The prediction has a mean pLDDT of 84. This is a predicted structure of a 1195-nucleotide part of an RNA (large-subunit ribosomal RNA, half B) from a Candidatus Woesearchaeota archaeon.

Context: one part of a larger RNA
RNA sequence: UCCGGCUGAGGGAACUCGGCAAAUUAGUCCCGUACCUUCGGUAGAAGGGAUCCCUGCGCUUGUGGGUCUUGUGCCUGGCGAGCGCAGGGCGCAGUGGCAAGGACGGCCCGACUGUUUAACAAAAACACAACUGGCUGCCAAGCCGAAAGGCUAUGUAUAGCCGGUGACGUCUGCCCAGUGCCGGUAUCCGAAUACCCUUUUCAAGGGGUGCAAGGACCGGUAAACGGCGGAAGUAACUAUGACUUUCUUAAGGUAGCGAAAUGCCUUGUCAUCUGAAUGGUGACGUGCAUGAAGGGCGUAACGAGGUUGUCGCUGUCCCCAGUCGGAAGCCCCCGAACCCCCUUUCUGGUGCAAAGGCCAGAGAGUUCCAGUAGGAAGUGAAGACCCCGUAGAACUUUACUGUAGCCUGCAGCUGCGGUGCGAGUGUUGUCGUAUAGAGUAGGUGGGAGUCGCUUGAGGGCACUGCCGUCAGGUUGUGCCUGAGACAAAAGUGUAACACCACCCUUCACCACUUGUGCUGCUAACCGUUGGAAAAACCAACGGGACAACUGUUGGCAGACAGUUCGGCUGGGGUGGCACCCUGAUGAAAGGAUAUCGUCAGGGCCCAAAGGUCGGCUCAACCCGGUCAGAAAUCGGGUGUGGAGUGCAAGGGCAUAAGCCGGCCUGAUUGGAAUCUGACCAAGAAGGAUUCCAAGAGCGAAAGCUUGGCCUAGCGAACCUCCGUGUCCUCCUUGAUGGGGGCCGGGGAUGACCGAAAAGUUACCUCGGGGAUAACAGAGUCGUCGCGCCCGAGAGUUCACAUCGACGGCGCGGCUUGCUACAUCGACGUCGGCUCUUCCUAUCCUGGGUGUGCAGAAGCAUCCAAGGGUGAGGGAGUUCACCUAUCAAAAGGGAUCGUUAGCUGGGUUCACAACGCUGUGAGGCAGUUGGUGUACUAUCCACUGGAACUGCGUGAUGCCUGAGGGGAAGGACGCCAUAGUACGAGAGGAACUGGCGUUCGUGGCCUCUAGUCAACCAGCUGUCCGACAGGGCAUUAAGCUGGGCAGCCACGCCAUAAGGGAUAAGUCCUGAAAGCAUCUAAGGACGAAACCCUCCUCGAGAUGAGGCAUCAUAGGACACCCGUAGAAGACGGGUUUGAUGGAGACGGUGUGUAAGGCUCAAGGUAACGAGAGCCUCAGCAUGCGUCCCCCAACAG
Repeated sequence: UCCGGCUGAGGGAACUCGGCAAAUUAGUCCCGUACCUUCGGUAGAAGGGAUCCCUGCGCUUGUGGGUCUUGUGCCUGGCGAGCGCAGGGCGCAGUGGCAAGGACGGCCCGACUGUUUAACAAAAACACAACUGGCUGCCAAGCCGAAAGGCUAUGUAUAGCCGGUGACGUCUGCCCAGUGCCGGUAUCCGAAUACCCUUUUCAAGGGGUGCAAGGACCGGUAAACGGCGGAAGUAACUAUGACUUUCUUAAGGUAGCGAAAUGCCUUGUCAUCUGAAUGGUGACGUGCAUGAAGGGCGUAACGAGGUUGUCGCUGUCCCCAGUCGGAAGCCCCCGAACCCCCUUUCUGGUGCAAAGGCCAGAGAGUUCCAGUAGGAAGUGAAGACCCCGUAGAACUUUACUGUAGCCUGCAGCUGCGGUGCGAGUGUUGUCGUAUAGAGUAGGUGGGAGUCGCUUGAGGGCACUGCCGUCAGGUUGUGCCUGAGACAAAAGUGUAACACCACCCUUCACCACUUGUGCUGCUAACCGUUGGAAAAACCAACGGGACAACUGUUGGCAGACAGUUCGGCUGGGGUGGCACCCUGAUGAAAGGAUAUCGUCAGGGCCCAAAGGUCGGCUCAACCCGGUCAGAAAUCGGGUGUGGAGUGCAAGGGCAUAAGCCGGCCUGAUUGGAAUCUGACCAAGAAGGAUUCCAAGAGCGAAAGCUUGGCCUAGCGAACCUCCGUGUCCUCCUUGAUGGGGGCCGGGGAUGACCGAAAAGUUACCUCGGGGAUAACAGAGUCGUCGCGCCCGAGAGUUCACAUCGACGGCGCGGCUUGCUACAUCGACGUCGGCUCUUCCUAUCCUGGGUGUGCAGAAGCAUCCAAGGGUGAGGGAGUUCACCUAUCAAAAGGGAUCGUUAGCUGGGUUCACAACGCUGUGAGGCAGUUGGUGUACUAUCCACUGGAACUGCGUGAUGCCUGAGGGGAAGGACGCCAUAGUACGAGAGGAACUGGCGUUCGUGGCCUCUAGUCAACCAGCUGUCCGACAGGGCAUUAAGCUGGGCAGCCACGCCAUAAGGGAUAAGUCCUGAAAGCAUCUAAGGACGAAACCCUCCUCGAGAUGAGGCAUCAUAGGACACCCGUAGAAGACGGGUUUGAUGGAGACGGUGUGUAAGGCUCAAGGUAACGAGAGCCUCAGCAUGCGUCCCCCAACAG
């Protein structure tokens, strides 16, 4: 010193983030208990009293014995268990030890008991009863599984599953536009099978029709995901705005609550609690950004939750002290690791900007021991923050791509009927009207006859079906009549009729095939029950061609999977594009040349704004001219471009490249090359230029023309589309058709030499980086702080007593920036505490000067860093604010001094909540509650303690004092001076002297106070049978009351004056400069600062000093010891001795021992707590004195 205990004067939370820790309280009985309340509670509320021993009495009760009158009897004072009363006692204290709530008030959150991050979070998080939404009728829904099968459940809607809210009370507003879910759905979109068409046939292929889920669409639904405005005006003071207007929405936040676990501004404002409140509470409401089951607002009870106050209590603190146990220390035994260049440092400098090692100066004899932690940018861990990586993982989603699953059509398993509605084919029949024509002429072909005559032509009548252009046609039936009717010919007309054949169109019936709706059946298939114990067989029953299953189609699909989530960048992100291209400048007169440099542009446009030929000359100004003006159109003149050029800028252009007109398409095809793109230095796309060939245009021609006066106006491969052709090739050959290729062109990659691609991570990981941020350093100093110059102004007058605009010049390196130089194989980050030192730009104290200085008190300023600069309130705060003091409550540096010194409130991990934000995972220099602080010291350093050696002989003692340390003192008040100087008064000094106080320093223990685990006494429980005397009751006193020495503070003592040399300043004499002048020569004063005086270390002061004494002198070990002490050391003693022990006496502490006698409330007695006396006793004794009994022997 640490760890763990104990005690503490006075104060009593002043400590601190916070009463953390500790202390208080405590059991039982009695009394007594508030607000509030869900009437249960709160409640052990709070707050009081009692509690031990002895003696006696009463009551209740268990259990014996006796007795008789057998009764809850009586007697036996039996042996017990309790309850109570009274009297008598003792102590500081009676639950006397152990054990054993501190209490209360306000608020927040959560109702409660419970649960949770095994090992940093116990909570406000989870759960909960209760409320509510959804799904589910049983082969249920849901879940697990590939399936079989299983769970729920051998349960059945009072059930099961999923979600939300979270007792209770009171309530739960508006919005269905978006997203989701549910329902509907004429129409639209919508796949495969099917069907139709097409491809000369077939087929692949293509097109179409109709159909499912799903979507569009139409509704519903918010205790589904979610959402719930703005701007003006207005009342007879002002203010406010019930009211009005307007924009707008799906709807515009209702009731409540509200600076809140939510409020940025903010320490909001007011009130209250305090001396003081960034706190608490109550209000207000201007709610950055409250708000109603992601529930709103209340709420008794509860809480190791959070917060605030009061009482009690205390070493938390003022301010620390003592003590005990353990560790440390010393001796002995055993014995690691980290680490391992050298190493004696300090200061300044330098240096990759933070050096023990370099430079300079200073310091430094060598070694050891105990300590402290300032440094070794100490050890530990290839930084967790930050950035980077075409690193990873986890999570999310309307990222990309898929998969399960679910929904869905079709097909198979899959059968027999009925019926409705379709489709196709066939039979039979039927329908067909322009006009003209007698007329209702389907088409084409054949065709000159056909049909009928009792097997009844034709006609008429009635009824009936169908068609219809309303003229009629046609079918059937009945009756009447009874021999012709039609065609041909003629005529009309595009077409000519009888009859036959084939066919078209309309419709009908039937048959077959087929589709679909409804429905019946049973035998596939499924299920239940029974036989039966059985997955298979049978029966009965219930379903039933459905379902299930298999294949296939489309849809939904973070449930799951695989992946991606650009670059540049004065860190990254946000922003921007400096990512492709053009001009100018930067760019330093060849070329090239960077920045998130500067100034501007492009991602087109034009069929003329292109080609050619011909012609013309612009802008501006002057003169003249109707309306007509400065400027309109006209005439004349001057006019190197001051205009124009499709678009930026530069270059160019009048022979015009500018303006106008004619004719044209050279804005064409093929080829070669050059330049550029891209200096150097290889390519691509792109761009430009030159030439050749073809075929053109214009021009009389020479010629010009391969787009635009030039320099920007752009895009690879794969894929796809288009075009071209006696071209090539494949499908065995040929034909047809198709595919591929070659050539030309279109479709785009702007991150522009071109992946197909979103987020989050604080749950994170890996690899790297000081190539790159946050802290600190360094550089800089805009900002910041401080000064100076100038002097507009004000200060009544007057720039400069004081203040000083607009400007200018510096210094500092404290603020904030900038830079990214050192550090990412780690230099721990804010504040506080502790402790030291330095600076001065001085707050106080000291000495001066000026004053708008009478005095007093101020203001300003010069010198001065010796000393001082404090205590509280709220907030984590630094800072700032406030309270009361004070001489003053100055400012800074030291890695924003100080984490191998402490703390851990803040910030900055994992948990949780609020507000806001995001679809979400999540996020927020927003808030809130919670949440691990490692290290045995090797070296240097420092604080102390020793040893060795040196000091030319050794030693014992005493000095000197070079040099070092100190503040050893600082400050204030009062009294006298003096109510004086001064002043009209009011007020009101000083020199000097004295007395105190406070802060600091050094020492001490007589007093006071604390401690005092030597000691004395009291007390409880238990054990040693009782007494006496003891043990244990905290590892370290069981508790209580005292307490010597010692150690100590809260106690006591001390803590002058002066000298020297100076600062600012004040003077003397005094020239330069006949004066003046504090100065130049000379001289005198002048401060807490400096040097002495004072205290202390000190000859390793290697410059090693001096004096005295001694010379076998002296010292050491060993032994007995010490108020000396960690070990060493130091001091004393050692028989010639009082050094220690023992003893005696004295002093001191405690407080009157044991034992005996007497008394004692009572009790018949036995007994009896206790009292008095012997007894200022007994016990103890680190003190004093005495005393050789013991040990200091032998060496």
The full RNA is in RNAcentral, with records from ENA. It matches the Rfam family "Archaeal large subunit ribosomal RNA". Gene Ontology terms of the family: ribosome and structural constituent of ribosome. Taxonomically the source falls in Candidatus Woesearchaeota (Archaea, Nanobdellati).